[in-house]
RNA sequence: CGGUGAUUAGCGCAGUCCGGUAGCGCAUCUGGUUUGGGACCAGAGGGUCGUAGGUUCGAAUCCUACAUCACCGA
Numbered sequence: 001c002g003g004u005g006a007u008u009a010g011c012g013c014a015g016u017c018c019g020g021u022a023g024c025g026c027a028u029c030u031g032g033u034u035u036g037g038g039a040c041c042a043g044a045g046g047g048u049c050g051u052a053g054g055u056u057c058g059a060a061u062c063c064u065a066c067a068u069c070a071c072c073g074a
Base pairs, nucleotide, nucleotide: 001073002072003071004070005069006068007067010026011025012024013023020057028044029043030042031041032040050066051065052064053063054062
């Protein structure tokens, strides 16, 4: 320098193909249970979907540029 992949909640991930209410597990918080803790049960909070633009009635999803990381090639 060229190519490919990844970036979504505190952590790990799905959703993207084919645009239409942002989800799951763990963790956290509250309550129940327990002498207490763990485990279990019920409930709740937490995201401007890496950044900036564009297309569209509508974008995590499509297009462009950029950033970071990984791999391959030179």
This is a predicted structure of a 74-nucleotide RNA (transfer RNA) from Succinatimonas hippei YIT 12066.
Its mean pLDDT, the model's own confidence on a scale to 100, is 81.
Its Rfam family is "tRNA". By type it is a transfer RNA.